[in-house]
RNA sequence: GCCCUUUUAGCUCAGAGGCAGAGCGUUGCUCUCGUAAAGCAAAGGUCGUCAGUUCAAUUCUGGCAAAGGGCA
Numbered sequence: 001g002c003c004c005u006u007u008u009a010g011c012u013c014a015g016a017g018g019c020a021g022a023g024c025g026u027u028g029c030u031c032u033c034g035u036a037a038a039g040c041a042a043a044g045g046u047c048g049u050c051a052g053u054u055c056a057a058u059u060c061u062g063g064c065a066a067a068g069g070g071c072a
Base pairs, nucleotide, nucleotide: 001071002070003069004068005067006066007065010024011023012022013021018055026042027041028040029039030038048064049063050062051061052060
C1' cells in the first nucleotide's frame, strides 16, 4: 500500500428497510428472623461518525475513524 471482518445498553452479544432486544450486571419491591437464592418490576441506547439511496435507514451504498485478520 491492497483486501476481508467487526463497531448496537455498564459487560458479552442477537437483530433486521416500518416502535431496538436477550443474558449478566445495577436499582426497587416480594419472600426470609436475617442474608443468599428465587420471583416481579424499573432505569439505562444520538445502533462509531459523515454523506448518499428511500415515503421511511440501526438495517442498503460510499467516505472517514477505531479494533482484528490476510497478502505483498
A computed fold for a 72-nucleotide RNA from Coemansia sp. RSA 2399, annotated as transfer RNA. It matches the Rfam family "tRNA". It is annotated as a transfer RNA. About the family: Transfer RNA (tRNA) molecules are approximately 80 nucleotides in length. NCBI's taxonomy places the organism under Eukaryota, Fungi, Kickxellomycota, Kickxellales, Coemansia.